[in-house]
RNA sequence: GGAGUCGGCCAGACAGUCGCCGUGUCUACGGACAUGGAGGAAAGUCCGGGCUCCAUAGGGCAGGGUGCCAGGUAACGCCUGGGCGCUAUAAGUCGGGACAUCGUCCCGGCCCAAGGCGACGGAAAGUGCAACAGAAACAUACCGCCGAUGGUUCAGCAAUGAACACAGGCAAGGGUGAAAUCGUGCGGUAAGAGCGCACGGCCCCGCUGGCAACAGCGGUGGCGGGCAAACCCCACCCGGAGCAAGGCCAAAUAGGCAGACACGCCCUCCGGGGCACCGGCGGCCCGCCGGAGUCUGCGGGUAGGCUGCUUGAGGCGGCGAGUGAUCGUCGUCCCAGAUGAAUGACUGUCCACGACAGAACCCGGCUUAUCGGCCGACUCCCCCU
Numbered sequence: 001g002g003a004g005u006c007g008g009c010c011a012g013a014c015a016g017u018c019g020c021c022g023u024g025u026c027u028a029c030g031g032a033c034a035u036g037g038a039g040g041a042a043a044g045u046c047c048g049g050g051c052u053c054c055a056u057a058g059g060g061c062a063g064g065g066u067g068c069c070a071g072g073u074a075a076c077g078c079c080u081g082g083g084c085g086c087u088a089u090a091a092g093u094c095g096g097g098a099c100a101u102c103g104u105c106c107c108g109g110c111c112c113a114a115g116g117c118g119a120c121g122g123a124a125a126g127u128g129c130a131a132c133a134g135a136a137a138c139a140u141a142c143c144g145c146c147g148a149u150g151g152u153u154c155a156g157c158a159a160u161g162a163a164c165a166c167a168g169g170c171a172a173g174g175g176u177g178a179a180a181u182c183g184u185g186c187g188g189u190a191a192g193a194g195c196g197c198a199c200g201g202c203c204c205c206g207c208u209g210g211c212a213a214c215a216g217c218g219g220u221g222g223c224g225g226g227c228a229a230a231c232c233c234c235a236c237c238c239g240g241a242g243c244a245a246g247g248c249c250a251a252a253u254a255g256g257c258a259g260a261c262a263c264g265c266c267c268u269c270c271g272g273g274g275c276a277c278c279g280g281c282g283g284c285c286c287g288c289c290g291g292a293g294u295c296u297g298c299g300g301g302u303a304g305g306c307u308g309c310u311u312g313a314g315g316c317g318g319c320g321a322g323u324g325a326u327c328g329u330c331g332u333c334c335c336a337g338a339u340g341a342a343u344g345a346c347u348g349u350c351c352a353c354g355a356c357a358g359a360a361c362c363c364g365g366c367u368u369a370u371c372g373g374c375c376g377a378c379u380c381c382c383c384c385u
Base pairs, nucleotide, nucleotide: 001381002380003379004378005377006376007375008374009373010372012350013349014348015347016346017345018344020037021036022035023034024033025032026031039356043367044366046365047364048363049362050361051242052241053240054239063238064237065236066235067234068082069081070080071079072078083120084118085117086116087115092110093109094108095107096106097105098104099103121233122232126231127230128227129226142174143173144170145169146168149167150166151164152163153162154161155160182200183199184198185197186196187195201223202222203221204219205218206217207216208215209214246307247306248305249304256298257297258296259295260294261293264275265274266273267272277291278290279289280288281287314333315332316331317330318329319328320327321326351354
C1' cells in the first nucleotide's frame, strides 16, 4: 500500500423569527426573563430485575423454565474468557482449459486465515418414535453365498467320492433408505462373522496436565445403531398481579348512621279532596305557592384533583485491579416528565443532501428496522528499511 473479517462511535451543521411543555425568579397578575426539552433503537413486549399491593412457618407434590466449563452481574435465556463439534471464502498449491507466451482469466481438487454457526447434561434405567422405500429401523433375510455337520440318492468290497439344495448355516456382496449395527486391510472359514491380527474410531479403567469443561498418554479390558426442540432421568432456578400497581384529598345526586323538630283529623266514586301542620313570599293577618317529612352532623364512595414521577444498579473524566466482561476509588455534573398528552414550523447559508423512527413507572439485555460517515483491532498478500 492492497484485499478481507470483526468491533465501537456519530445520526446533517450553523444563525434568525414565531410557537408548545416542565422548572426557577420577578410581577403592574396581562405576563416577562432565565434554563432544560426523545432514541440507538423511545419499537417488538421476548427474557431478567427494582418498586407497589396481595399471599406466605418450613418442607413436599403438581406446573413452568434453564442446561459444555469458569467468571461477571441486582438478576437473566444476557455478557466475557475457555473447551468441544460443524463450517465458508481469500491467499497458497496441484491438474485441466482459453487468450496467445513478462503473463492474465476460467473450471475442478487439495489445503483451508482472521472469522461464522451450535437448546452443547443423560440414548450402557424404562417407555415410545422413525413418512416413503426396504426382508429388516433391535433382532430381521428379498436377491445372494455355503451346505463343513445331519438327511436322501448314486458309485465303490471298503476307506471314501459325487449329486440334490431337504434340514440348516451366513450376513461378505447386491438392492432399499437420511440412517443397516465399528471402518479399512490381511488372516481365517464350507461360506462367513471383531472370530483373530494391524492401523484407525468409540466406551470403560488408570496416569499426567488443567479450578473445570477437556486434552494427551497407556491398558492380557470391551464394541452397547439414531432421536430427549418425544415422554422420561439428573442438576439448578421460579409465589401471584401489575403504575389502570399503590397512597392522599374529595363536589352534586341517591343510599347508610346519629341528633333536633314535625309526624293529627274528616270525606271519598280510591284518582283524590278539605281542615290542621311545616316551609317560602322581609315581620303580623288574609291570600297564593310548595311539602309529605325537614334541618344539621358523621362515614363509605363516584366525578374530579394531588401523588407515585424521575437522583439513578445515573452520565463524564482521572487513577488502580483484571486477558476480558466487570469492579474499586477520587473529582465533577443534574440531563424530558406530559396526562387529550409538549419536544414543532418557517426563513437563510453550507455540505458528503440527511435513514429507521416518537418517551408515558424505572433499569439491564435480546431481537427487529436503519441514508450515510468516522475510528480501532485482527488476518492474508506485495513493497521499502